[in-house]
RNA sequence: GCGGGUGUAGCUCAGUGGCAGAGCAUAGUCCUUCCAGGAUUAAGGCGUAGGUUAACUCCUAUCACCCGCU
Repeated sequence: GCGGGUGUAGCUCAGUGGCAGAGCAUAGUCCUUCCAGGAUUAAGGCGUAGGUUAACUCCUAUCACCCGCU
């Protein structure tokens, strides 16, 4: 220099055009004499910038990381 892949919640990951989810973690409340444990509720996110659009999803550029070629 060229090509490819990944980027979604604090962490690990789903979600391939139609209201953004799960597990664990965090906070509140309740059960329990207490602990442990359980139930329930809440908060919290699409790497960045543009384009099309009903866009996390499609297109372009860019950033970070990883892999390969030279």
The RNA shown here (transfer RNA) has 70 nucleotides and comes from Nitratireductor sp. Rfam family: tRNA. By type it is a transfer RNA.